[in-house]
This record gives sequence, C1' cells and structure tokens, in this order.
RNA sequence: GGCCCUUUAGCUCAGUCCGGUAGAGCAACGGUCUUAUACACCGUCGGUCGCCGGUUCAAAUCCGGCAGGGGCCA
Repeated sequence: GGCCCUUUAGCUCAGUCCGGUAGAGCAACGGUCUUAUACACCGUCGGUCGCCGGUUCAAAUCCGGCAGGGGCCA
C1' cells in the first nucleotide's frame, strides 16, 4: 500500500441480509421476602446505533468518505 471482518446501554451481544416503535442478558437502583445478608420474584433507570455527508416520506440497516480495533496478502 491492497483486501476482508468489526464498532449498538456501564459490560457481553442480538437486530443490518430484506429500510418502518431501538432490544435481551448481566450490572446499577427501588420494592417484596429475611433478625440481617444472599437467593428468588416484581419494577425502574440506562443509547447522538464510532464520526461526517448522501439517498429516502422514513436510515442502526442502503451509498460515499473518515476514524478506532482485528485479520490476510504484498
């Protein structure tokens, strides 16, 4: 230098192919339970979907550029 994969909640990841309300588990917080803690159960909170631009009535999803991480080739 070229090519491929990847970037979504504090963490691990789904959702992307095929555009149409942003989700799960864990963590955190509150409650029930307990003498108390833990467990269990119920609830709550938590996101500019890496950044910039484009297409579209509508973009996490499609297109272009850039950046971080990983890999292959030279």
The prediction has a mean pLDDT of 83. Predicted 3D model of a 74-nucleotide RNA (transfer RNA) from a Candidatus Woesearchaeota archaeon. NCBI's taxonomy places the organism under Archaea, Nanobdellati, Candidatus Woesearchaeota. The sequence is in RNAcentral, with records from ENA. It matches the Rfam family "tRNA". Rfam links the family to the GO term triplet codon-amino acid adaptor activity. It is annotated as a transfer RNA.